The RNA shown here (c-di-GMP-I riboswitch aptamer) has 74 nucleotides and comes from uncultured Nitrospira sp.

[in-house]
RNA sequence: GAUAAAGGCAAACCCAUUGUGAAGUGGGGACGCAAAGCCAAGGGUCAGAACAUUCUGAUAGCCGGGUUACCGAA
Numbered sequence: 001g002a003u004a005a006a007g008g009c010a011a012a013c014c015c016a017u018u019g020u021g022a023a024g025u026g027g028g029g030a031c032g033c034a035a036a037g038c039c040a041a042g043g044g045u046c047a048g049a050a051c052a053u054u055c056u057g058a059u060a061g062c063c064g065g066g067u068u069a070c071c072g073a074a
Base pairs, nucleotide, nucleotide: 001071008033009032013028014027015026016025017024018023031061037067038066039065042063043062044059045058046057047056048055049054
């Protein structure tokens, strides 16, 4: 980051399944994404339990950051 090339990922929803739950996993399916690859140490949001402000968990497709990576027109 292009009216490029080769590709990649997969929202909502449906089915199955795990979990107290947020949500995750597999299959189908594509809203979109130049990191929509990975990382939960920062902030936010969400869930559970405590109860006066903590603990545990989820979310990277919420923001920011770190790190790895395909192509190479302006």

Lineage of the source: Bacteria > Nitrospirota > Nitrospiria > Nitrospiraceae > Nitrospira.
RNAcentral holds the sequence, with entries from MGnify.
It matches the Rfam family "c-di-GMP-I riboswitch aptamer". About the family: GEMM was predicted in a large-scale screen for bacterial structured RNA regulatory elements.